[in-house]
RNA sequence: GUCUCCGUAGUUUAACGGAUAGAAUAUCUCCCUCCGAAGGAGACGGUACAGGUUCAAUUCCUGUCGGGGACA
Numbered sequence: 001g002u003c004u005c006c007g008u009a010g011u012u013u014a015a016c017g018g019a020u021a022g023a024a025u026a027u028c029u030c031c032c033u034c035c036g037a038a039g040g041a042g043a044c045g046g047u048a049c050a051g052g053u054u055c056a057a058u059u060c061c062u063g064u065c066g067g068g069g070a071c072a
Base pairs, nucleotide, nucleotide: 001071002070003069004068005067006066007065010025011024012023013022018055027043028042029041030040031039048064049063050062051061052060
């Protein structure tokens, strides 16, 4: 340099073009307990970036950025 796969909460991840973007875990609060652990209830937190298509984009298209792989 060319081709290819991937990028979603702190972490691991789900999501036929139409959901309030769902869960687990972590963190915080409350309950429980003599105190903890475990358990129960709740809160916080997310679509890499920029355009395009569409009534509607996490999803489709293009480019950029970052990561993995193959070839040279």

Transfer RNA from a bacterium, 72 nucleotides, folded computationally.
The prediction has a mean pLDDT of 81.
The sequence was found in a public genome assembly.